This is a predicted structure of a 102-nucleotide RNA (SAM riboswitch aptamer (S box leader)) from Neobacillus niacini NBRC 15566. The organism belongs to Neobacillus niacini, within Bacteria. It matches the Rfam family "SAM riboswitch aptamer (S box leader)". Rfam's curators write: The SAM riboswitch is found upstream of a number of genes which code for proteins involved in methionine or cysteine biosynthesis in Gram-positive bacteria. The SAM riboswitch acts at the level of transcription termination control. The predicted structure consists of a complex stem-loop region followed by a single stem loop terminator region. An alternative and mutually exclusive form involves bases in the 3' segment of helix 1 with those in the 5' region of helix 5 to form a structure termed the anti-terminator form. This entry represents the conserved core of the complex structure involving helices 1-4. Its mean pLDDT, the model's own confidence on a scale to 100, is 84.

[in-house]
C1' cells in the first nucleotide's frame, strides 16, 4: 500500500511565532497581508486505552471556514417541445478519520 468495520448535517481562539499560499484529485467555486500553509499554546469530540460504569477526559490518535464547500458514476421524479438543458431525491464511487488486519 491492498483489505474489513464504523462515522462524515453537530462542535471547536479577535492567542504567539512565521510569512504565501490553501481548500485530497479534476472542474467549479470559495478562503487568504483585516494575514494562507506550517509550528506552539488554547479548544472540540469521544474511535481506542485507562478509570469507572453509559459517565469521565488521564493516555493514544483525530479534528478546529463553508455538509467530505459543490459536482464528478448510475437510476428515478419534476420543468422546459426536446437523444439536449435545468433541478430534486436515492444509491454508488472517490476521499478523510478511528479501530482491526497481513
Nucleotide at each position: 500500500a491492498a483489505c474489513u468495520u464504523a462515522u462524515c448535517a453537530a462542535g471547536a481562539g479577535a492567542g504567539g511565532c512565521u510569512g504565501a499560499g490553501g481548500g485530497a484529485c479534476u472542474g467549479g467555486u470559495c478562503c487568504a497581508a483585516u494575514g494562507a500553509a506550517g509550528c506552539c499554546c488554547g479548544g472540540c469530540a469521544a474511535c481506542c486505552u485507562g478509570c469507572u460504569g453509559u459517565g469521565u477526559a488521564a493516555g493514544g490518535u483525530g479534528c478546529u471556514a463553508a455538509u467530505u464547500c459543490c459536482a464528478g458514476c448510475a437510476a428515478a421524479g419534476u420543468g422546459g417541445u426536446g437523444u439536449c438543458c435545468a433541478u430534486u431525491u436515492u444509491g454508488g464511487g472517490a476521499g478523510a478519520u478511528a479501530a482491526g488486519g497481513c
It was read from a public genome assembly, where an Rfam model found it.